Annotation: A computed fold for a 93-nucleotide RNA from a Nitrospiraceae bacterium, annotated as c-di-GMP-I riboswitch aptamer. Lineage of the source: Bacteria > Pseudomonadati > Nitrospirota > Nitrospirales > Nitrospiraceae. The sequence was found by an Rfam model in a public genome assembly. Its Rfam family is "c-di-GMP-I riboswitch aptamer". Rfam's curators write: GEMM was predicted in a large-scale screen for bacterial structured RNA regulatory elements. The model forms 90% of the base pairs in the Rfam consensus.
[in-house]
RNA sequence: UUCCGACAAGGGCAAACUACCUGUGAGGGUUAGGACGCAAAGCCACUGAUCCCGAAGAUGUUAGGUAUUAUAUGGGAUGGCAGGGCUGCCGAA
Numbered sequence: 001u002u003c004c005g006a007c008a009a010g011g012g013c014a015a016a017c018u019a020c021c022u023g024u025g026a027g028g029g030u031u032a033g034g035a036c037g038c039a040a041a042g043c044c045a046c047u048g049a050u051c052c053c054g055a056a057g058a059u060g061u062u063a064g065g066u067a068u069u070a071u072a073u074g075g076g077a078u079g080g081c082a083g084g085g086c087u088g089c090c091g092a093a
Stems, first nucleotide, its partner, number of pairs: 004091002012038002017033003020029003036080001042086003046083003049078005057069003
């Protein structure tokens, strides 16, 4: 240095939930409390996966409208879904 990950040491992050703010929504927050867990639960939407928005169409109704439903192109979200890329603390086996 690389691989690796200890009943080591010093630490770090913060799920669900609650309050507040924000977004059509999934969700998000230099927020506060909280702690399920995490050796990258640090950063990055490249690939897949999941979720959201969203036509024509279909169903029902109707004078019209409204409603429901699936989906194309497209756009968005999730890094604590998996893979991948970059960076990082410590040093037992």